This is a predicted structure of an 85-nucleotide RNA (c-di-GMP-I riboswitch aptamer) from Paenibacillus sp. J31TS4. The prediction has a mean pLDDT of 86. It was read from a public genome assembly, where an Rfam model found it. It matches the Rfam family "c-di-GMP-I riboswitch aptamer". Rfam describes the family as follows. GEMM was predicted in a large-scale screen for bacterial structured RNA regulatory elements. Of the family's consensus pairs, 90% are formed in the model.

[in-house]
RNA sequence: AAUUGAAAAAGGCAAACUUAUUGAAAGAUAAGGUCGCAAAACCACGGGUCUAAAGCGCUACUGCCACGACAGCCGGGUUACCAAU
Numbered sequence: 001a002a003u004u005g006a007a008a009a010a011g012g013c014a015a016a017c018u019u020a021u022u023g024a025a026a027g028a029u030a031a032g033g034u035c036g037c038a039a040a041a042c043c044a045c046g047g048g049u050c051u052a053a054a055g056c057g058c059u060a061c062u063g064c065c066a067c068g069a070c071a072g073c074c075g076g077g078u079u080a081c082c083a084a085u
Stems, first nucleotide, its partner, number of pairs: 002085004012037002017032006035072001041078003045075003048070003055064002
């Protein structure tokens, strides 16, 4: 430096759910919690998914739409612990 994650050690993260805050919502943050994770670390670049405030449309309802989100949906990029080869 590359590949791999069988065994091991040191550690790490934290789904659902609950409470609080925040947001129009999706969601986010903090604490508890521990389903799982070898990148479940970071980046919305491609696809996908969620929401639909504003806007468009409508008599009204329904509807369309991301400049809002999701990295624990898939790919891509960047960085990283330990071990084996």
Lineage of the source: Bacteria > Bacillota > Bacilli > Paenibacillaceae > Paenibacillus.